[in-house]
């Protein structure tokens, strides 16, 4: 000291969660051993037991118990004296129950219910008080009395007690004397202070005293003074929350006066006044013991008062008083209650918030423990006695601190665990194993200090009863600490975690299940997040979880925080209190500032030293206690007192402005509406149209009238006004600004909670008025609906006057007032002044642009959101809610103050870059127009869906599946189905053992596969090859995930884009570049330019075609030359053209017009085969769809393994109400038929392509020959020409069927193509809608070719022939680019998200 979470991504604001320490803890898991500590935080809730205050006999009467002595008896023993026992007496002694009496019980010890309070703290007063026992001084102690308890005796009760009768004593009590420096009264004089007053002297008069014990040492007793030490009173100051608690208060505040009181005092009473206290918060509610000091925090704060110390309150609850120095009393007394025990039912008897202990409650807190040794406490002359105070064990890991569980060696483990798995990695020198130690443990022994003294006795001073010195019993804890020997690694390791914040990775299981989870968030079949295993991190006798309190959080900001837009300026003004105030002079000295005296307990924290082996803990000693009084100084600042000035602030005179209020008087345009007039059939309205109006005369138009309300041009970045507002003209009355100029006043100023007074518009009340407009309503359209938008009416209400509401919606400049300061250009409005006819200074205001500067950015920027100062307002996450409850206000509707439960991790602000918009501009694409020519209707091919099946394997499903994967399903292909077989397996590789050549022929069985039978056959170079059998490692799978993947295609798209580096702007995300203008097919290029180059795509570059020339000429060619033939490049020859196939050549906006700065664009332009990308292919940027494919290959990961693998037969993919894609043929006369005729190009060809001849109607079948092809061969058709057909379901059209063949093939039944003969369906141009095409294209004709035994080919892939139409243009429809603008979207508009119901 931070960090995570709002986002696609960024920065800001802003909550939410961690990481740290704390604890009188508690709950989970585990526990070896000490020290020093601490332990009911809940029920001040009830308590059984037992202890927690007694002591004095040196105060007294007495003697019930103990003990001694004395004296008697009695009994035994002995030397009759004596000696033991038992037994009576005896207060004689020692002592002493229980009584009188004194002293203590008010201390110690507990608790925190009350209590917001002079209870606390802190400092001050008492000239207003008190203090037993202690220290001191001074003086005194004569004499008397009468009782009474215990005892005894009698009486009552169940019992606690209690009543009588009689007797006695004291240091119990009472009187009398003596008596002052006391006390009280009346005088007198000093002194002195503090207002009342204190103090001294003193003179007179009343009044209060006592106690004795005694061992002769001493202890007491009484008054009085001082002291100590304690209490007890006042007072300044400080010490919770709530204003949704705003007023309280009759002893209440105060005075005289008595009375009480230790003492001041409404403390109590009388009487007299009406005051006191409060917003600087009074009265009232809720909480609560304060405090030293702990906890935290860099501090300042902030929470919190257990343990120890002070203080105060309390003892079952309530009340009250006695005794006493002292109490309104914890184990004391009354009196009420509430509970609980004993009871003979009359009446008693208790108070653990004293220390154990119970029960109760609770998550949760200990022994019915020794002992007075130490320390302190009463009592006492002591000596002791008492003492749950207090020291000490006991229990608990509650803390805190500290030892330990071993140390040095030590390798090839073994097992686990994980991978790329013949191996390697971890666990891990960890373990075994060797040597060592012994703190700890056990057993043995030894053993403390804590102890000072008492009595007593020695000795010493002297002032003769004191100090002082030595000596001298006594220890609960405890035979503990400690120390020593011995034994032996020997007795001692857990928790919590491992995505991220946060140290620490992996496997398997799980499959949105089961579960984690402090925040974010993890889990839907590969989870470092859930459970488990191994590993690794933290801490360790503890670790983790829960609560709490501080901290981080600058997240309530005094330090040290904000309000345009995130929350937050009051709507505007006037002012009370309040808080702030200009220049000087002097005074004060009350703030401030210094010095110094007092207090500010100890403990505690901090510093140094010291004692426990160390520390924890203790001890000394300093520091520190930041305060609070006193007191002596200082006077700058600020207050207070006096006095002066003129800059703020105001008056006053003179200009000036203005849509500035109030109020009254005019206007003219429209609207409407009456009456008249003119005049017909419609007006009106709309997107289009109805509702409405109108022949009873309307809209239109013309005079005339009336009425209400609002002021057109002027006119805006204009003016005013505090705001809210305010616009025709005029008058009349009222404010206000501003300027000038002297000129008064003299700080009078500013801001302002509470308060008063203005506040748009709807709304509200009485009363007018009432033209337009127009919620509510009504009709009518739209429309699935239309309680809306549009249209036709049409109430309130707009309008005035008087009261009211008192808010705004954005009452905004989202921006509160007032001062001052801080670059610059440039308007407009109002006033002065200055020169001049250009323009310029200065005050007031109102716009714009920008320097510094601020601000998260946008932006602000002298009219600050900037740098100051003052004062008010207001704001602390989003919802819930500006809502409930309360109060105040209002007629009402309603305003103002204004929470909480509960819930969410975000709401949110600016900007940034995508997509998107029925936004906005530029642009292009067979995108639409324009054309042609199909689809959609029929029939059949074909692929899909769906339906059926035993199977109808699969796969592809908007564009961007569907004549697609398939560029050939009768068997095979096959993946699918029925049924039969095989299991080292159909095919492949290793290894081991065993056989055999492989093979082929013949039979037999079988649907085959296959199995049996017989016969041939029987390699080698001796290593082995090849096969068949057994076994084992590998096989094998078109099984499952295209959402684990590679490659490989589609689409958008041949659409102009997509990016980097360096600079640069930005706080960043990001921009720049790559925008702009003009050009382009085109991010092509020009120019411009904080950007300069770059690559990836665009374009060339490659192929092919279209011109020409060069080379070279065979199997192409044949012009010239010669031959030949019916004919024919047939032949010799030839290279000249055709033409092949190499190689150059051409085009480039190169020239010209015209525009254009340039790119560049145009043109019936030249040239030229081609012309401005000459056609056409290939050739596909980053990148999008989790797009297709695990069935084409490859591959992780997962399943099958006598099977989901593999073999055979037969069947299916070729089913069929049905719906849809693609496609062919057609519907005819630009046609059919029927004859007859001409030209192509590319490509095939030995299992072939076939000529030519024969046969057949034909399909073809025989038979001949060339050709491995520029040589042979397979080769058009439309078209031309002649002829027919005459608009019809036909001489179109062939589908369907029937029937005889032909071919391919092991096999044409399912399921094959062709060939004749017959039949001869549908259909006569196709609905919405929808498709291709811009020139050798559309349209049309036919030709090859791959696949292939044959062919379902009408497909697909190429050739060539024959050959149009149109483009005015870019409003619209789809799609695309670039630029901008809006966004609450970012999964990205098929988004996001509101209400209602479930």
């Nucleotide at each position: 000291a931070g960090a995570g979470u709002u986002u696609g991504a960024u920065c800001c604001u802003g909550g939410c969660u961690c990481a740290g320490g704390a604890u009188g803890a508690a709950c989970g898991c585990u526990u070896g051993c000490g020290g020093c500590a601490g332990g009911c935080u809940u029920a001040a809730c009830a308590c059984a037991u037992g202890c927690a205050a007694g002591u004095c006999g040196a105060g007294g009467g007495g003697c019930a118990g103990c003990a001694u002595g004395a004296a008697g008896a009695u009994u035994g023993a002995u030397u009759u004296a004596u000696c033991a026992a038992u037994u009576u007496u005896u207060g004689a002694u020692g002592g002493c129950g229980a009584c009188c009496g004194g002293c203590g019980u008010a201390c110690g010890g507990g608790u925190g219910c009350g209590u917001a309070a002079c209870g606390c703290g802190u400092g001050a007063a008492c000239a207003a008080c008190u203090u037993u026992c202690c220290c001191u001084u001074g003086u005194c102690a004569g004499g008397a009395g009468g009782g009474u308890a215990a005892c005894c005796g009698g009486a009552g009760g169940a019992a606690a007690c209690u009543c009588u009768g009689a007797c006695u004593a004291a240091u119990a009590c009472u009187c009398c004397a003596u008596a002052a420096c006391a006390u009280u009264a009346u005088g007198a004089g000093g002194a002195g202070g503090c207002a009342u007053c204190u103090u001294u002297u003193u003179a007179u008069a009343a009044u209060c005293a006592a106690a004795g014990a005694u061992u002769u040492a001493u202890c007491g007793g009484a008054c009085a003074g001082g002291g100590c030490u304690g209490g007890g009173u006042u007072c300044g100051c400080g010490u919770g929350a709530c204003a949704u608690u705003a007023g309280c208060u009759a002893g209440a505040u105060g005075g005289u006066a008595a009375g009480g009181u230790a003492a001041c005092g409404g403390c109590u009473u009388a009487c007299c006044a009406u005051u006191g206290c409060u917003a600087c918060g009074a009265u009232g509610u809720c909480u609560a013991g304060g405090g030293g000091u702990u906890c935290u925090g860099a501090g300042a704060g902030g929470a919190a008062g257990g343990u120890c110390c002070c203080c105060c309150a309390c003892a079952c609850u309530g009340g009250a008083a006695c005794u006493g120095a002292g109490a309104c009393a914890c184990g004391g007394u009354c009196c009420a209650g509430a509970c609980u025990c004993c009871u003979a039912c009359g009446g008693g008897a208790g108070g653990c918030a004293g220390c154990a202990g119970u029960g109760a409650g609770g998550a949760a807190u200990a022994u019915u423990g020794g002992u007075c040794a130490a320390u302190g406490g009463a009592c006492g002359g002591a000596a002791g006695u008492c003492c749950g105070a207090a020291c000490c064990a006991g229990c608990c890991a509650u803390g805190c601190c500290g030892c330990g569980u071993g140390a040095a060696g030590g390798u090839u483990a073994g097992g686990g665990c994980c991978c790329u798995a013949u191996g390697g990695g971890u666990u891990a020198u960890u373990a075994a194993c060797u040597u060592c130690u012994u703190u700890u443990u056990u057993u043995a022994g030894a053993g403390a200090g804590c102890a000072a003294u008492a009595a007593g006795u020695u000795c010493u001073a002297c002032g003769u009863g004191u100090a002082g010195a030595g000596c001298g019993a006594u220890g609960a804890g405890a035979g503990u600490a400690u120390c020593u020997a011995a034994a032996g690694a020997a007795u001692a390791a857990g928790c919590a975690u491992c995505g991220g914040c946060u140290a620490a990775c992996u496997c398997c299981g799980u499959g949105c299940c089961a579960g984690c989870a402090g925040c974010c968030g993890c889990g839907g079949u590969a989870a470092u997040a859930c459970g488990g295993g191994g590993g690794a991190u933290g801490c360790g006798a503890g670790c983790g979880u829960u609560a709490u309190c501080c901290g981080g959080a600058a997240u309530u900001a005094u330090u040290g925080g904000g309000u345009u837009u995130a929350a937050a300026g009051g709507g505007u003004g006037c002012g009370u209190a309040g808080g702030c105030u200009g220049u000087u002079u002097u005074u004060u000295a009350a703030g401030u500032c210094a010095g110094u005296g007092g207090u500010g307990a100890a403990a505690c924290c901090c510093u140094a030293c010291u004692g426990c082996u160390c520390a924890a803990c203790a001890g000394u000693a300093g520091a520190c206690u930041u305060g609070c009084c006193g007191u002596u100084g200082a006077u700058a600042c600020u207050g207070g007192g006096a006095g002066a000035c003129u800059c703020g602030a105001a008056u006053a005179c003179g200009g000036u402005u203005g849509c500035c209020g109030u109020g009254g008087g005019a206007g003219g345009a429209a609207u409407g509406u009456g009456u008249g007039g003119u005049g017909u059939a419609g007006c009106g309205g709309u997107g289009a149209a109805a509702u409405g109006c109108a022949u009873a005369g309307a809209u239109a138009u013309c005079a005339c009238a009336c009425a209400g309300a609002a002021c057109a041009c002027c006119g805006a970045u204009u003016g005013c006004g505090a705001a809210g507002g305010c616009a025709u003209c005029u008058c009349a009355c009222g404010a206000a600004g501003u300027c000038g100029u002297u000129a008064u006043u003299g700080a009078c100023g500013c801001u302002g909670a509470u308060g008063c007074a203005c506040g748009a518009a709807a709304g509200u009340g009485u009363g007018g008025g009432g033209a337009u407009c127009a919620a509510a309503c009504a009709g009518g359209a739209u429309u699935a609906g239309a309680u809306a938008c549009c249209c036709u009416g049409g109430u309130a209400g707009u309008c005035c006057a008087c009261a009211c509401u008192g808010u705004a919606a954005a009452a905004c400049u989202a921006u509160g007032a007032u001062a001052a300061c801080u670059a610059u250009u440039u308007g407009c409005c109002g006033g002065c002044g200055a020169u001049a006819g250009a323009u310029u200074g200065u005050c007031g205001g109102u716009g714009a642009u920008c320097a510094a500067g601020c601000g998260a950015a946008a932006g602000c920027g002298a009219u600050a959101a900037g740098u100051u100062a003052u004062c008010c307002a207001c704001c602390u996450g989003g919802g819930g809610a500006g809502u409930a409850c309360g109060g105040c206000c209002g007629c009402a509707a309603g305003g103002c103050u204004g929470a909480a439960a509960c819930u969410c991790a975000a709401a949110g602000g600016a900007a940034u870059u995508g997509a998107c918009g029925g936004g906005g501009g530029c642009c292009c694409g067979c995108a639409c127009a324009a054309g042609c020519g199909g689809a959609g209707g029929a029939a059949c091919a074909u692929g899909u869906g769906g339906u059926u099946u035993a199977a109808u394997u699969c796969g592809a499903u908007g564009a961007u599946a569907c004549g697609c994967g398939a560029g050939g399903a009768a068997c095979c292909u096959u993946a699918c189905c029925c049924a039969g077989g095989c299991u080292c397996g159909a095919a492949c590789g290793g290894c081991a053992g065993a056989g055999g050549a492989a093979u082929u022929g013949u039979g037999a069985a079988g649907a085959g596969a296959u199995u049996c039978a017989c016969a041939a056959g029987u390699c080698u170079u001796c290593g082995g090859a090849c096969u068949u059998c057994u076994g084992u490692c590998g096989a094998g799978g078109u099984g499952c995930u295209g959402c684990a993947u590679g490659g490989u295609u589609g689409u958008c798209g041949u659409c102009a884009g997509c990016u980097c580096g360096u600079g640069c702007c930005g706080u960043g995300a990001g921009g720049u570049g790559u925008c702009g203008g003009c050009u382009u097919a085109a991010g092509u290029g020009c120019c411009a330019u904080a950007a300069c180059g770059a690559g990836c795509g665009c374009a060339a570059c490659c192929c092919u075609u279209g011109u020409c020339g060069c080379u070279a000429g065979u199997u192409g060619c044949c012009a010239u030359c010669a031959g030949g033939u019916u004919a024919a490049g047939c032949u010799g020859g030839g290279g000249a053209c055709u033409u092949u196939a190499g190689c150059g050549a051409g085009a480039c906006u190169g020239c010209c017009u015209u525009c254009g700065u340039a790119a560049g664009a145009u043109g019936u332009g030249a040239g030229g085969a081609a012309g401005g990308g000459g056609g056409g292919g290939a050739u596909g940027a980053c990148g999008u769809c989790a797009a297709a494919u695990c069935a084409g290959c490859a591959c992780g990961g997962c399943c099958c393994u006598u099977a989901c693998g593999u073999c055979u037969g037969g069947g299916g993919c070729g089913a069929c109400a049905c719906a849809c894609g693609u496609g062919u043929u057609a519907c005819a006369a630009u046609g059919g038929u029927u004859g007859g005729u001409a030209c192509a190009g590319a490509g095939g060809g030995u299992u072939g392509c076939a000529u030519g001849c024969u046969g057949g109607u034909g399909a073809c079948a025989g038979u001949u020959u060339g050709c491995c092809a520029a040589u042979c061969u397979c080769u058009a058709a439309a078209u031309c020409c002649a002829a027919u057909c005459u608009c019809a379901g036909u001489u179109c059209g062939g589908a369907u069927u029937g029937g005889a063949g032909u071919c391919u093939g092991c096999a044409a039944c399912u399921c094959g193509a062709c060939u004749c003969c017959a039949u001869g369906a549908a259909g006569u141009u196709g609905g919405a809608u929808u498709c291709g095409c811009u020139a050798g294209u559309a349209a049309u004709c036919g030709c090859a070719c791959a696949u292939c035994a044959g062919c379902c080919a009408u497909g697909g892939u190429g050739c060539g022939g024959u050959g149009a139409a149109u483009a005015c243009g870019u409003u619209c429809c789809c799609g695309g680019g670039c630029c901008u603008u809006g966004c609450a979207c970012a999964c990205a508009c098929c988004g996001c998200c509101c209400g209602u119901c479930a």
Small-subunit ribosomal RNA from an uncultured bacterium, 1398 nucleotides, folded computationally. It matches the Rfam family "Bacterial small subunit ribosomal RNA". Its family is annotated with structural constituent of ribosome and ribosome in the Gene Ontology.